[in-house]
Context: one part of a larger RNA
RNA sequence: AAGUAACGACAAGGGGAGUGAAAAACUCCCCCGCCGGAAACCCAAGGGUUCCUGUCCAACGUUAAUCGGGGCAGGGUUAGUCGGCCCCUAAGGCGAGGCUGAGAAGCGUAGUCGAUGGGAAGCGGUUUAAUAUUACCGCACCUCUUUAUAGUGCGAUGGGGGGACGGAGAAGGCUAGGCCAGCACGGCGUUGGUUGUCCGUGUUUAAGGUGGUAGGCAGAGGACUUAGGCAAAUCCGGGUCCUUAAUGCCGAGAACUGAUGACGGUGACUCUACGGAGUCCGAAGUGGUCGAUGCCAUGCUUCCAGGAAAAGCCUCUAAGCUUCAGCUAUAAAGAGACCGUACCCCAAACCGACACAGGUGGGUAGGUAGAGAAUACCAAGGCGCUU
Repeated sequence: AAGUAACGACAAGGGGAGUGAAAAACUCCCCCGCCGGAAACCCAAGGGUUCCUGUCCAACGUUAAUCGGGGCAGGGUUAGUCGGCCCCUAAGGCGAGGCUGAGAAGCGUAGUCGAUGGGAAGCGGUUUAAUAUUACCGCACCUCUUUAUAGUGCGAUGGGGGGACGGAGAAGGCUAGGCCAGCACGGCGUUGGUUGUCCGUGUUUAAGGUGGUAGGCAGAGGACUUAGGCAAAUCCGGGUCCUUAAUGCCGAGAACUGAUGACGGUGACUCUACGGAGUCCGAAGUGGUCGAUGCCAUGCUUCCAGGAAAAGCCUCUAAGCUUCAGCUAUAAAGAGACCGUACCCCAAACCGACACAGGUGGGUAGGUAGAGAAUACCAAGGCGCUU
């Protein structure tokens, strides 16, 4: 220079009350403004207590601070079903023997690891200052073990099936959700008008169970035979014959049940640290219409570039066992450990030296106008960006 530039998006503040030594910034109330395919909500990654409560204001906060993601103290994360662990494998890693190399070591068989993929099972309500598909209430489901009863050829690291998969396109059946009407409760205004064809709010309910629909796929059943499936096979594949128009598998949704339950308004009473807590009462809860990018659907049609593997699962036998064991069905009893779970998550809590106009994968997707997830204005919800 200079108490100058700057104080980090031009979304915006104003009033009242409270607390306090002190209030433009903290708390509460009222009004105004901004976002609303986000500036809302829920996860993954990453972070690692930042969550909640009390208390404090030196430093941190681009100002003040009674406030805070700051200091101090206390509290908080509850699972058979969510995710992991577990079983299975992909790229890839490691790799007994082995091969190569002077060696260090490199490669690699059998194996063994390795999810970003495959594999059993949970929903609704209530509750805490802070957790909840985890606690509580209600109603479910799965796997394993043991026992009992009844029946019975059971048996694998082996065979077969299945799991099992690409792009694009189109039509159909539904549902979520929206809207309208009806219904229930409340309202009647200081007016231009207000008992009306008026206004406001609500009209919500899951998994599971029963049954097997719209629709999709395969013709189905039996007998005999068989150089294949490294052995065997009643299984799969090939072949011959007979019977027959159905049979089997997959499959949304609706309906009934779940639910004489839950939720749902106003009111009354009691207590109160004035935030709230407890008890009682508990209305309507129907119909129509539009309708998905969600479900049926890993479906169908079509195309060439021809679109993982393995286990669980079903079936077949081998060795073996055959009063046993094992398997099937039903019932009962028991078991289901361990780890994660707070909070942020397009951000002041992650990556950017910062409370940084940058970056960051997935899910949800209301109204009016609109082809639309564009855009504009709004709802729920969240904010006015710390001078």